RNAcentral holds the sequence, with entries from SILVA. This is a predicted structure of a 1506-nucleotide RNA (small-subunit ribosomal RNA) from a bacterium.
């Protein structure tokens, strides 16, 4: 950077689509590691449980534990004594005093802990983004202010007092709580004293404060005043800040003033009086959406979107509403009040706010762990140790981004296997694998232990990451999208307009590179892809950078308000503009530089940047302002002129009509043709009067005037604008022009009048398939006129207004001027208008071109795919009709403009053809033959179906052919080929069964030394198919058309497509020739060139013949064409005359006419057998998906291993027959027909053949066999001529049809052949619309002969004989050519297309109503609360008032959901009805307007040409 898509093709235009980036991101399919980020966008939905604000005993008084010291001394207890039995233990008793013990108590002091009473914090931190269009925010600036803690400075810190909580006792309550009573303390509270650098002040004065604890006694921390910084606030201002006018007027505390109140402080902040004012088109009010910025994506940028994490601000804490405490709040983890939800309860009553962290349900396409720690950084409290801290430092989850790594590296085959493809040869995957060799990031185990550590009086302290060694062993580790273009990469195989794709173009009906699948293969890669949004590409809203003739787009035209733009000099100033200095623009971010993590991301330093705003000073060209000048733009005067410019009034003539009289009579009138009307009551027709009304012939013109629409007989009246000319005046006064006014064709509407013609509607009559139309006969409204409305056109030059500038020729219209003239005319030159062709240039072409679409300014309007729709909703104009402004849903890829090639036209013009026309003969009518359809059958096999089928395939169906039926059989097959294998037959032949195919028995019965042939026969390969597709195909053929076309190379021209050449004029059978010409040459077609006949020569010879001779045949050659003569035509050419034109002349050019030459055609003519001499082969590019797979040949599909779609046989059938079409025959007769006699061919064929002479038969034929392999032999020509009957009739015509009898061919003539002989003797008497052939040796007549073939011919191909009429001519039908025209056709007119109805489906609008939101308005009613008030028992009580949340009644506005039902729009392979429109579309089409009508439409009136 572009690219695909409108078209047969091309150009433009214009949309659609697509490749790039990005995201808090979903989903699909896959998924190894790390490192850095980042994660509830939807319901500011609801929330279980935990935890996120403390702290400070160095403020205080208790409470409690512990250690000490001192006191108290309880329990127990040594010892003592006594008694019983023997010593001794043991037992049991006593009492006093008691060493020892040390409970308990009491006070001291000393170290902890702590509810409470205080102080500080709790307004930070952390969230969230609802509300909020705002001074909320961003930038710059302002001050009528506050300000704990912190820093500086000055001063003071004296004396006293009353509670109260805890605590104790009591009481009441489930609980939360909560009340009596009594003790008590402070840095809590009060009072008093002191007074200054504090405050107020009448300058005399007069007011206001404190608190202590600790203590190593040095001191430290604290309090109280004042001053002053810092920092963090509060207000207040200019500029920036979304759409939307289908929201145009808002606003009563409003906007100012006084005064009071209120606050830290300004202010209508709030009260009370006063005035009556502010804000809007530069957008006020309303409404809808919305947190703002620093910044983020994207673009080259300008710009566009977007407000995640980070960072500033603002805002909110279930919802609303209120204050309290403080320095600070109208206070997320505080109060009270209301409202809604939730919980708990013993029903009395209570209690709650996760939009803190984690977690839970809900609703989502969709988003984390009830995690570890204060180590660090930061924050509260604290003298400090230290507490607290879900701010925060880790950490887990999530490929949800952005980075790095890695799944191995080397070697390793002319290439394993397996898989795909194949042209069967082979190629690919592919050094990829296997195999061998290394290597260890990563993985896994195991072990050390640098560093984030600074700090604190000491001591101590690491949540969590990381560094380092070693082992094991490729071991743990690839996938996703594509694959027809766009876009990079293809083959095979299923499917068969079906299942599917698909971003856009599109793919898919049997050979899909586009569906599925399989192999390659491209791309990207731990990802790959889809959707969803936003920027690019989109110059596709165009400031950078778009455009309105015809493609979308110039207002129907003026006048002008508000705006924009604006001549020349001077002076003077400076909000614009240009430069300079300084402030400020927060960090981060983004961009350079460098630096740290192994690199990167990412972090970290410095620069840069940060286009802006302010403040100072400075310049003065340009813009602006303000003074002053000029005259060129502008406009007035003067003086002449031209006009269908406007309105008004009056007059005239000619057509029409009516009425009334004469004249006259049968018809008139209309159309393609009739009719409907008129008329004998006297029409048309024509004479006279007289009435009405409407339009003004000729002049008239591409002419003229108007701003547009528009404007035409003549006269006046009045009246607007323009041109020329003088160059007096005025001095930029001017140009555009939203909103506004004002005009605006036709048709339409209102009152009134008027109506001759013409005429929507309407009746009739036609036309027609129908005719609501197109033609005819009538006719209403309207068409005139006054007024009042509407306000739209294809209001067009489809081309806005104004000024400049830029080669030209020519016409015409109204000025002037010079030359001339007596004057006009005439020239030549200057102004304004109005046409025409054309340079430059411009346009996409067409085309425009001084009247621009050229080249520049200014201004305004006004587009931005088609459709829906200039329509719906609203508004605002209107009697109405409508007008005007002006969306969306959904829907399609296109819609279109301008030009090129066709083809087409019920467009032209020209030519040509047995194409009409003039002739002949003939079909359409009979009968018969064949072919077809149709019917019919067991089958009547198949194919061909308008010209191009239909006596076509078929030059010959009784078997055979045969493909069809019925039967019967056979399955490597009836007929080919390879291998293996085993046998020697196999064929014949004769018998039996069988309808036959075939089976079955018997007789015969192989060569070669060998390899081997040869034959059958088994088994594998494999045959076989007239079985489908001619729309897969080759060949070949029809047809237009034996028409005169059809193209190509360079050259020229076009942006191209394309054209030119091939077009034009003469001529031709012809694109034959000639001329001329931006074409000059060529090619396949034309014609020659080939073959047959015609004429002559010359050779040679068969035949006949005696011989010559050449009838005859070959062969070669001559001849005719562009030759000769006359004539006309065209064209070069070369002289003479004569006319125009240009020029002073000479002379040049231009036409005309004549006379010579030539070159082409044409026409006559001589001469000749013949004037392209006649016929034949020869068929161009192409076209019809023409015919043909059944002649052949072929791709693919299909049948085929026990019963075929192959093969064999038999027999049947292609031969059917109410019927209909085509092609022949033979014929309806005397131009004939019978009889009987004579003549004259040519072309062909002939050996499994023609076959004479003769016999026989009435023939057909039969014997016989002469002759012949052919100029030699075989075949009788007929029509004709003579002679003769038939004498006009269903016959001596015709000759179907039957009947009998025969003959031939062949295994066989039943179905189903052909000939002869006898007899039968139909229809038909010349043929309806229509229609076929043929122009000279033709046509019409006659007959021959061949091929196919055993046999069989009315067909077909061929041959001779005998022989004609008629063509004025190109009007018309038909079919073909060449140029031209129009176009909406290109499948090409058998084309394209419109509308209604019918059927389904979508989406919007309207519409009785009917929910629901929201924002106000008026009225009740009013909770806590701040503030005023009263009352007393002064108390934190109570009662009242003022606002005021929430509710709650009224009546409107405004969004949305939803609605029967009617209407219109859009869509959707084959529905109806027409045929409107494109061609002159068969009535030229279309704007606009008014009637009608199933429906496209039809009609009037005016208007365009498109």
């Nucleotide at each position: 950077a572009g690219a695909g898509u409108u078209u047969g093709a091309u150009c433009c235009u214009a949309g659609c689509u697509c490749a790039g980036g990005a995201u808090g991101a979903a989903c699909g399919c896959u998924g190894g590691c790390g490192g850095c980020g980042u994660g509830g966008a939807u319901a500011a939905g609801g929330c279980a449980u935990g935890c996120a604000a403390g702290u400070c005993g160095a403020a205080c008084g208790g409470a409690u534990u512990c250690u000490u010291u001192u006191u108290u001394g309880a329990a127990g207890a040594a010892a003592u004594u006594g008694a019983g039995a023997u010593u001794a233990u043991a037992u049991c008793a006593a009492g006093a005093g008691g060493a020892c013990g040390g409970a308990u108590g009491a006070a001291a002091a000393g170290a902890g802990u702590u509810a409470g009473u205080g102080g500080c914090a709790a307004a930070c931190g952390a969230g969230g983004u609802a509300g909020u269009a705002a001074c909320a925010c961003g930038u710059a600036g302002g001050u009528a202010c506050c300000u704990u803690c912190c820093c500086c400075g000055a001063a003071a810190u004296c004396a006293g007092g009353a509670a109260u909580a805890a605590c104790u006792a009591g009481u009441c309550g489930a609980a939360a709580g909560a009340c009596u009573a009594g003790c008590u303390a402070a840095u809590a509270c009060c009072c008093g004293a002191u007074a200054g650098u504090c405050u107020c002040u009448u300058c005399g004065g007069a007011g206001u404060a404190a608190a202590g604890u600790c203590u190593u006694c040095g001191g430290a921390c604290g309090u109280u005043u004042c001053g002053g910084g810092a920092u963090g606030g509060g207000c207040c201002u200019g500029c920036g800040u979304a759409g939307u006018a289908u929201c145009a007027g808002c606003u009563a505390g409003u906007u100012g003033g006084u005064a009071g109140g209120g606050u830290a402080a300004u202010g209508g902040c709030c009260u009370a009086c006063c005035a009556a004012g502010g804000c809007u088109a530069u957008g006020a009010c309303g409404c809808u959406u919305a947190g703002g910025g620093g910044a983020g994506c994207u673009g080259a940028g300008a710009g566009g979107c977007u407000g995640a994490c980070c960072c500033c601000c603002a805002c909110c804490g279930a919802u609303g509403g209120u204050a309290c405490u403080g320095a600070g709040a109208u206070a997320c983890g505080g109060a009270c009040c209301a409202u809604a939800c939730a919980c708990c309860u013993a029903c009395g009553g209570g209690u709650g706010g996760c939009c803190g962290c984690a977690g839970u349900c809900g609703a989502g396409a969709a988003u984390c762990u009830u995690c570890c720690g204060c180590a660090a950084u930061g924050g509260g409290c604290g003298a400090a140790a230290g507490c607290c801290u879900g701010a925060c430092g880790g950490a887990g989850c999530g490929a949800c981004g952005c980075c790095g790594c890695g799944u191995g590296a080397u070697u390793g085959a002319c290439g394993a296997a397996g898989u795909c493809c194949u042209u069967c040869g082979g190629g690919a995957u592919g050094u990829a694998a296997a195999a061998a060799u290394c290597u260890u990031u990563u993985a896994u185990g195991a072990g050390a232990u640098a560093g984030a550590a600074a700090g604190u009086u000491u001591a101590u302290u690491g949540a969590u990451c990381g560094u380092c060694u070693c082992a094991u062993g490729a071991a743990u580790a690839a996938g996703a999208g594509g694959u027809u273009g766009c876009u990079a990469a293809a083959c095979u195989c299923g499917u068969g307009c079906c299942a599917g794709c698909a971003g856009c173009a599109g793919c898919g009906g049997u050979a899909a590179u586009a569906c599925g699948a399989g192999u390659g293969c491209c791309u990207c890669a731990a990802g790959c892809g889809u959707u969803a949004u936003c920027c690019g590409g989109a110059a596709u809203u165009a400031u950078u950078g778009g455009g309105c003739g015809u493609a979308a787009a110039g207002g129907g035209u003026g006048u002008g308000u508000a705006g924009g733009c604006g001549g020349u000099c001077c002076u003077a100033u400076u909000a614009g503009u240009c430069g300079u200095a300084c402030g400020u623009u927060a960090a981060a971010a983004c961009c350079a530089g460098g630096a740290g993590c192994u690199c990167a991301a990412c972090u970290c330093c410095u620069g840069a940047u940060c286009u802006g705003c302010g403040u100072a000073g400075g310049a003065a060209a340009c813009g602006g302002u303000a003074g002053g000048a000029c005259u060129a733009g502008a406009g007035u005067g003067c003086g002449c002129g031209a006009g269908g410019g406007g309105u008004u009034u009056g007059c005239g003539g000619a057509a029409c009509u009516c009425a009334u009289g004469g004249u006259g009579u049968a018809g008139g009138g209309g159309u393609g043709a009739a009719a409907u009307c008129c008329g004998u009551u006297g029409a048309u027709a024509u004479c006279a009067u007289g009435g009405g009304g409407a339009a003004c012939a000729c002049c008239g013109a591409a002419a003229g005037c108007g701003a547009a629409g528009g404007c035409a007989g003549c006269a006046a009246a009045c009246u607007g604008g323009c041109g020329c000319g003088u160059c007096a005046c005025u001095g930029a006064c001017g140009c555009u022009g939203a909103a506004a006014c004002a005009c605006g064709a036709a048709a339409g509407c209102g009152u009134g009048g008027g109506u001759a013609g013409c005429g929507a509607a309407u009746g009739g009559g036609a036309u027609u398939a129908g005719a609501u139309a197109c033609c005819c006969c009538a006719g209403u409204a309207g068409u005139c006129c006054a007024c009042g409305c509407c306000c739209u056109a294809a209001a067009c030059g489809a081309u806005c207004u104004u000024c400049u500038c830029u080669u030209g020729u020519u016409u015409u219209u109204c000025g002037g001027a010079g030359u001339a003239u007596c004057g006009a005319c005439c020239c030549u030159c200057u102004g304004a208008g109005a046409g025409a062709c054309g340079a430059a240039g411009c346009u996409a072409a067409c085309g425009c071109g001084a009247u621009a679409a050229g080249a520049g300014a200014a201004g305004c309007g006004c587009c931005u795919g088609g459709g829906u729709a200039g329509u719906a909703c609203g508004a605002c104009c209107g009697c109405a009709a409508g007008g005007u402004u002006a969306a969306a849903a959904c829907u399609c890829a296109a819609a279109g403009g301008a030009a090129u090639a066709g083809a087409c036209g019920g467009g032209g013009a020209c030519u040509c053809g047995c194409a009409c026309a003039a002739g002949c003969a003939g079909a359409g009518g009979a009968u018969u033959a064949u072919g077809u359809g149709g019917u019919u059958u067991a089958a009547u096999u198949c194919g061909a179906u308008g010209g191009u089928a239909a006596c076509c395939g078929a030059a010959g169906a009784a078997c055979c052919u045969c493909a069809c039926c019925a039967a019967g059989a056979u399955u490597u097959g009836a007929a080919a080929c390879u291998u293996a294998c085993a046998c020697g037959a196999c064929c014949g032949g004769u018998a039996u069964a069988g309808a036959a195919a075939u089976a079955u028995a018997c007789c015969c019965u192989u060569c070669g030394c060998a390899a081997g042939a040869c034959g059958g026969g088994u088994a594998a390969g494999c045959a076989g198919g007239u079985g489908a597709u001619g729309c897969a195909u080759g060949g070949c053929c029809g047809u237009c058309g034996u028409c005169a076309g059809u193209u190509c190379g360079u050259g020229g021209u076009u942006u191209g497509a394309a054209u030119u050449g091939u077009u034009c004029c003469c001529u031709u059978a012809a694109g034959u020739g000639g001329g001329g010409u931006a074409a000059c040459g060529a090619a396949c077609g034309c014609a020659a060139c080939c073959c047959u006949c015609g004429u002559c020569g010359u050779g040679u010879g068969u035949u006949a013949c005696a011989a010559g001779u050449g009838u005859c045949a070959c062969a070669c050659g001559a001849g005719a064409c562009c030759g000769c003569c006359c004539a006309g035509c065209a064209c070069u050419u070369u002289g003479u005359u004569u006319u125009c034109a240009a020029g002073a002349u000479a002379u040049u050019g231009a036409a005309a006419a004549u006379a010579g030459a030539g070159u082409g055609c044409u026409g006559g003519g001589a001469g000749g057998a013949a004037g392209a001499g006649a016929g034949g082969a020869u068929g161009a590019c192409g076209c019809c998906a023409g015919g043909u797979c059944a002649g052949c040949a072929u791709g693919u599909c299909c049948c085929u291993u026990u019963g075929a779609c192959a093969u064999c046989u038999u027999g049947g059938g292609c031969u059917a027959c109410a019927c209909a079409c085509a092609u022949a025959a033979u014929a309806c007769a005397a131009u004939c027909g019978g009889u009987g006699g004579g003549a004259c061919a040519a072309u062909a064929g002939g050996a499994c053949g023609c076959a004479a002479u003769g016999u026989a038969g009435u023939a057909a034929u039969a014997c016989g066999g002469a002759g012949c392999a052919a100029a030699c032999c075989c075949u009788c020509a007929a029509a004709c001529c003579c002679a003769u009957c038939g004498c006009c009739a269903g016959u001596u015509c015709g000759g179907a049809u039957a009947g009998a009898g025969g003959g031939c061919u062949g295994c066989a003539a039943c179905u189903c052949g052909c000939c002869c002989u006898c007899u039968u003797g139909a229809a038909g008497c010349c043929g309806g619309a229509u229609u076929u052939g043929c122009u000279a040796g033709u046509a019409a007549u006659c007959a021959c002969a061949g091929g196919u073939c055993a046999g069989c011919a009315a067909a077909c191909u061929g041959u001779g004989g005998u022989g004609a009429a008629u063509a004025c001519g190109u009007u018309c039908u038909c079919g073909a050519g060449u140029c031209u025209u129009g176009u909406a056709c290109u499948c090409a007119c058998c084309g394209c297309c419109c509308g209604u109805c019918a059927a389904c489906u979508c989406a919007a609008g309207g519409g009785a109503g009917u929910u629901g939101g929201g924002a106000g308005u008026a009225c009740c009613c009013g909770a806590a609360g701040u503030c005023c008030g009263g009352u007393u028992u002064u108390a934190u009580a109570u009662c009242g008032g003022c606002c005021u949340a929430a509710g709650g009644u009224a009546a409107g506005c405004u969004c949305a959901a939803u609605g029967a039902c009617a209407g219109g729009g859009a869509g959707u392979a084959a529905g109806u009805c027409g045929u409107a429109a494109c061609a002159a579309g068969g009535c030229a089409c279309g704007g606009g307007u008014a009637g009608c009508g199933g429906a496209a439409g039809c009609u009037g009136c005016u208007c365009g040409u498109g």